RNAcentral holds the sequence, with entries from ENA.
Transfer RNA from Oscarella microlobata, 73 nucleotides, folded computationally.
The organism belongs to Oscarella, within Eukaryota.

[in-house]
RNA sequence: GGGAGUGUGGUGUAAUUGGUGAACACGUCUGGUUUAGGCCCAGUUAAUGCAGGUUCAAGUCCUGCCAACCCCG
Numbered sequence: 001g002g003g004a005g006u007g008u009g010g011u012g013u014a015a016u017u018g019g020u021g022a023a024c025a026c027g028u029c030u031g032g033u034u035u036a037g038g039c040c041c042a043g044u045u046a047a048u049g050c051a052g053g054u055u056c057a058a059g060u061c062c063u064g065c066c067a068a069c070c071c072c073g
């Protein structure tokens, strides 16, 4: 330099060929429970890599860029 795939809360995964309010588990925090802690219960918290485009509607489609990894030279 060229090429393929990937990028979603703090972590791991969903979102069925574009369509509810981005879901689930673990976690954070608060409260309950307990002598205290754990388990358990209730609530809370937080995400689509960035910038444009198409569309009534984009995590999903298109373009450019960025990041890590892989292959080729």
Stems, first nucleotide, its partner, number of pairs: 001072003006067002010026004019056001027045001029043004049065005